A computed fold for a 1469-nucleotide RNA from an uncultured organism, annotated as small-subunit ribosomal RNA.
The coordinates come from a structure-prediction model, not an experiment, and the mean pLDDT is 84.
It matches the Rfam family "Bacterial small subunit ribosomal RNA".
RNAcentral holds the sequence, with entries from ENA.
RNA sequence: UCAGAACGAACGCUGGCGGCGUGGAUAAGACAUGCAAGUCGAACGAGAUUUCCUUUGGUAGCAAUACCGAAGGACGUCUAGUGGCGAACUGGUGCGUAACACGUGGGCAAUCUGCCUUAAAGUGGGGGAUAGCUCGGCGAAAGCCGAAUUAAUACCGCAUGUGAUCAGAGAGGACAUCCUCUCGAAAUUAAAGACGGCGCAAGCUGUCGCUUUUUGUGGAGCCCGCGGCCUAUCAGCUAGUUGGUGAGGUAAUGGCUCACCAAGGCUUUGACGGGUAGCUGGUCUGAGAGGACGACCAGCCACACUGGAACUGAGACACGGUCCAGACACCUACGGGUGGCAGCAGUCGAGAAUUUUUCUCAAUGGGGGAAACCCUGAAGGAGCAACGCCGCGUGGAGGAUGAAGAUCUUCGGGUCGUAAACUCCUUUCGAUCGAGACGAACGGCCCUGGGAUGAACAAUCCCGGGGAGUGACGGUACCGAGAGAAGAAGCCCCGGCUAACUCCGUGCCAGCAGCCGCGGUAAUACGGGGGGGGCAAGCGUUGUUCGGAAUUACUGGGCGUAAAGGGCUCGUAGGCGGCCAACUAAGUCAGACGUGAAAUCCCUCGGCUUAACCGGGGAACUGCGUCUGAUACUGGAUGGCUUGAAUCCGGGAGAGGGAUGUGGAAUUCCAGGUGUAGCGGUGAAAUGCGUAGAUAUCUGGAGGAACACCGGUGGCGAAGGCGGCAUCCUGGACCGGUAUUGACGCUGAUGAGCGAAAGCCAGGGGAGCAAACGGGAUUAGAUACCCCGGUAGUCCUGGCCCUAAACGAUGAAUGCUUGGUGUGGCGGGUAUCGAUCCCUGCCGUGCCGAAGCUAACGCAUUAAGCAUUCCGCCUGGGGAGUACGGUCGCAAGGCUGAAACUCAAAGGAAUUGACGGGGGCCCGCACAAGCGGUGGAGCAUGUGGUUCAAUUCGACGCAACGCGAAGAACCUUACCCAGGCUUGAACAGCGAGUGACCACUCACGAAAGUGAGCUUCCGCAAGGACACUCGUAGAGGUGCUGCAUGGCUGUCGUCAGCUCGUGUCGUGAGAUGUUGGGUUAAGUCCCGCAACGAGCGCAACCCUUGUUUGCUGUUGCCAUCAGGUUAUGCUGGGCACUCUGCAAAGACUGCCGGUGAUAAACCGGAGGAAGGUGGGGAUGACGUCAAGUCAGCAUGGCCUUUAUGUCUGGGGCUACACACGUGCUACAAUGGCCGGUACAAACCGUCGCGAUACCGUAAGGUGGAGCUAAUCGGAGAAAGCCGGUCUCAGUUCGGAUAGCAGGCUGCAACUCGCCUGCUUGAAGUUGGAAUCGCUAGUAAUCGCGGAUCAGCACGCCGCGGUGAAUACGUUCCCGGGCCUUGUACACACCGCCCGUCACAUCACGAAAGCCGGUUGUACUAGAAGUCGCCAUACCAACCCGCAAGGGAGGGAGGCGCCUAAGGUAUGGU
Repeated sequence: UCAGAACGAACGCUGGCGGCGUGGAUAAGACAUGCAAGUCGAACGAGAUUUCCUUUGGUAGCAAUACCGAAGGACGUCUAGUGGCGAACUGGUGCGUAACACGUGGGCAAUCUGCCUUAAAGUGGGGGAUAGCUCGGCGAAAGCCGAAUUAAUACCGCAUGUGAUCAGAGAGGACAUCCUCUCGAAAUUAAAGACGGCGCAAGCUGUCGCUUUUUGUGGAGCCCGCGGCCUAUCAGCUAGUUGGUGAGGUAAUGGCUCACCAAGGCUUUGACGGGUAGCUGGUCUGAGAGGACGACCAGCCACACUGGAACUGAGACACGGUCCAGACACCUACGGGUGGCAGCAGUCGAGAAUUUUUCUCAAUGGGGGAAACCCUGAAGGAGCAACGCCGCGUGGAGGAUGAAGAUCUUCGGGUCGUAAACUCCUUUCGAUCGAGACGAACGGCCCUGGGAUGAACAAUCCCGGGGAGUGACGGUACCGAGAGAAGAAGCCCCGGCUAACUCCGUGCCAGCAGCCGCGGUAAUACGGGGGGGGCAAGCGUUGUUCGGAAUUACUGGGCGUAAAGGGCUCGUAGGCGGCCAACUAAGUCAGACGUGAAAUCCCUCGGCUUAACCGGGGAACUGCGUCUGAUACUGGAUGGCUUGAAUCCGGGAGAGGGAUGUGGAAUUCCAGGUGUAGCGGUGAAAUGCGUAGAUAUCUGGAGGAACACCGGUGGCGAAGGCGGCAUCCUGGACCGGUAUUGACGCUGAUGAGCGAAAGCCAGGGGAGCAAACGGGAUUAGAUACCCCGGUAGUCCUGGCCCUAAACGAUGAAUGCUUGGUGUGGCGGGUAUCGAUCCCUGCCGUGCCGAAGCUAACGCAUUAAGCAUUCCGCCUGGGGAGUACGGUCGCAAGGCUGAAACUCAAAGGAAUUGACGGGGGCCCGCACAAGCGGUGGAGCAUGUGGUUCAAUUCGACGCAACGCGAAGAACCUUACCCAGGCUUGAACAGCGAGUGACCACUCACGAAAGUGAGCUUCCGCAAGGACACUCGUAGAGGUGCUGCAUGGCUGUCGUCAGCUCGUGUCGUGAGAUGUUGGGUUAAGUCCCGCAACGAGCGCAACCCUUGUUUGCUGUUGCCAUCAGGUUAUGCUGGGCACUCUGCAAAGACUGCCGGUGAUAAACCGGAGGAAGGUGGGGAUGACGUCAAGUCAGCAUGGCCUUUAUGUCUGGGGCUACACACGUGCUACAAUGGCCGGUACAAACCGUCGCGAUACCGUAAGGUGGAGCUAAUCGGAGAAAGCCGGUCUCAGUUCGGAUAGCAGGCUGCAACUCGCCUGCUUGAAGUUGGAAUCGCUAGUAAUCGCGGAUCAGCACGCCGCGGUGAAUACGUUCCCGGGCCUUGUACACACCGCCCGUCACAUCACGAAAGCCGGUUGUACUAGAAGUCGCCAUACCAACCCGCAAGGGAGGGAGGCGCCUAAGGUAUGGU
């Protein structure tokens, strides 16, 4: 980090159907429009209107009758009003609230309760108003005022008092105040009618009301225990605060309010403050414990534009009521008014985002009503949205030529794939047509049975039976029919985690990505195609939660080194606590009862075709309360005990602490003596001191600090720490003894004390040392290391500071758990005359190690083991022990202690390598010792650079640079310019056409080539061969990639190493073997060893050379014999010798002596041609360097195809201010020149080597003998030796450069070959820093040959001649091997990595000041309103009064207390 589950989701792509759910999470933002609370005429009066009835008037008519009015009445309807009930329910939202708000369990003896229920009693008799209506008036409107009149179930007195309330007495009960009952009668207190039935009436009666009281249900109010967020960088808060007395207020307790009194109350078990938040049943997740959340549904709370307030009422301080203030919006005639969707729809806004301005009261429920009924955006339904869950479908069977197509390909084929086509079958869903529900049964109505009440057959009520009628959804569900595979599949993924692979494109670009990470030309990771995997009407992405995460650890973690033990001690609260006995029952355990709402989860049964969903029953809700019981453990209270702890007595040990004295050595200074030129210091010096006498030395003196030896992983202390000696004061531990107390103990938050060094304050002191500072050195610099000086300080007294790697990086205490060996203190036993030794107990202090533990390292009776108790601390790295705040400090600073931002790591232990200016051992021409060079000059050659049309390309430290190239005038040749060709110069397949092509001749041309002329063959034929033309596959490419490759090569390095099997050890990486002791050139060999063996390397086997033998005997050789020549193996002859070649022998530490472990081996010796691998060569382990090579060859991929192919002519690769590498020739006398003269090896030759001879000064030419080679030729070797000359000079050195004249090769020597002759005669006089080769036939020096090659060699590869010097040795440089050590390196020291500075960006802090939110305090202000007081306006009910009027009472208004908004000032945040 991911895989899982979940969501009121959103976004992307896609979308067939149905069921059941869900749907403004953001702006408690603002709202147009409509609806969401009314109802009752059986409480009341009035009005409008319709119909009917009665009476009556008028008109018409003979009349019946019709029409128009008036009055009264009836059934209704409608309207506003009075009145009643409802409007406090339902519905919405989550602002506020950390609170008795919620949950749970209790209490109210401190309470209220409309409608409903139970029970008891009553309902008597009066009175005065008022709305409406009418009239008048004001106003734009909203609305308001006045007058007159009227009703009630509206309002007000009076009577009655079952009762209720209150006072008194008595009894009972429980309790802190009280409750119940009885007595007594003293006091206070009610009412309303409406509608029916019978009746002439009086009256009787029913129902619904009304009043008083009572019972209950349901509801409400108050109080209490317990429970549930973050923050201490919020530690103190509080004046009505806490309590009391009294009063007021409330339904009711209470500082709820007020007066007085007291001074209390809360808090580290977190008060007060700040932040956040509606709470719960539950939901999601999880094995669980937990964690997160509180949508829908359900319970409670809070709110209704913002703030305040009360009224009415049973109930509100009231979402769709009132008043006031404020903001906003609207209307206005400018005077004033109106409004509140967080009800249902809907609009705008903000937002990633959330629906219709729908139908119906049919059902369920609610309000009103006697009822019918009315109202009901509650509710029931429909609509929209894949938003979620569940279900169904998109077809089934057969079908291989494995079709076409696509894709891949090793070109054979494979895959898509029975998939399709095709044949047969089915018809869910959808579409069409038809039929068509359940949900509906109550109430009421009609018919009817029984009962209650009643005088009654009336009315009313109760229990039944039958019937009619009532559906928004909806012509919906469901059912049926016909047709036809017909209309219905996408999304994501395919590098690992994680199921699923290939092609093309792209080329660190475009892009991907949850983490790791992909992409720089062969991408299973990007984009597309094919194929595959997963899920599926959905699939992915994003966001969030839990899980995994034992990664906060209760279950279930840690702290020696990874983060983490407080610096140490004392000790408060707290936590924990020895043995015995009986008591108690708080914890604990058991049982019973109550509660734990319903829904949800679980089990079971049932209903929708199934499921989701829904219903019935059960279980569960792990909790709380009450009662009863148990008593082991814990707690409480009681009595004892001695082992924990403490005290006492006797001992000895100790740098334990404090104070006061005192001692010697040494340094420095002062005085004096001796004495003279240096001293001192360093890697070397200098500064410094010294002739004014230092250093040195002697004597005397002064002063301060520290205490040599003893001295010791010895001692003491809690830690820091403590060291001369003596005295005084004092703490602790240990050993021995048993006497005393009787758990008195352990730990320890907050707190207190101690606390190295440095530092600070004050006063002393100051010898030495010594920050800062000065000087001298070193150095690129040297604010350092080194040196000379030197001040604070170091020392003492008093006071601060309070930190350290304050470390055993290990908290304290107790118990338990094999051992060995030291050392300090005390004791016991034994032996001994004794010193002393041995055994042993306790306490302390070390080392090594068993079990055990640990990631390992390691720890291990002094635990990091096994356990218990208590405290402290940790939770990725950085930011940071920083900032802010608080607190302490004189200051320095300490303690406490974040976040933003950023990274994917940081870290521990161990392993293998590599590395080290780490260590040990060893080797190499590595150094050293030598010899000769390079670097300086000229030239040659290669490279860089520059130039150019081109100067083709490659190679770049060693390990590119006389390298590819064993040989560029053309060719080569790849480069440039110019001219040509296009199936092509070469190879080769197929098809078609032509009949020639080649060669030759001519013309043009620089050539290539072009054009013209000439021009077939075989076969009877078909046709074939050959050539050309066209077409197609393709050919070609020294074009790119050596970082796609093969092969080959270089290098470390001819270094001695590199590995494996089995075993063993380790959790593992790995180790062991391979290390160790010796030895070797060698991992060579020997010995030892948890290893035993083996492989590739080493060595040996191979070639060559050195000695000998055997064989061979020409072209080689010539000793002997013979012949011959001026001379020569020239000839005969021979094979002895040399030699050629073949085959053998020889060398093995085999022998002797010594050293060594008696081994391996080494040293010396003998013999031998050769001696310890005899010399040289070939031979190159595992691997490293992405070393070199696509231009030797081969080859994947890419690119090109009238050109990047191919042909030709010319040019270039040969340029030239310069730089480097490798060489040649020199600078001379060990030499140059001239003359004479001697001795090799190896190799080459027929397109060749080329002799004798002749020509030329020479190069060379003429000529051609001999030779296919031990025969002939190249071929004269040179240095050397002998003689002569030159005589130290830019020369008789040196030969560059240049001129002229020639020669050779070759089509062709201009660019651009080699050689010769004559002339010219440059630089150079031995080479700076630096650097190379070489250890013996080597270096040095001398010449000879060969490959390439027409020609061209100072290069390369070989050959021989002459022929040295030196190696003490391994300190140092370079490279390498083995062991070991450190490591922060692993691309491996050419590693890694730190800081400043510059610029940009981001985050945090500080900052004068400015702005806003919130909040405290003080003052001011004072709306509406309750309460209180006054009451003068005004007033019907009651009282007095004949009346007028008065009284009681009410009351406008006024005043007062409280108080919202607002204002002022000053603080906090």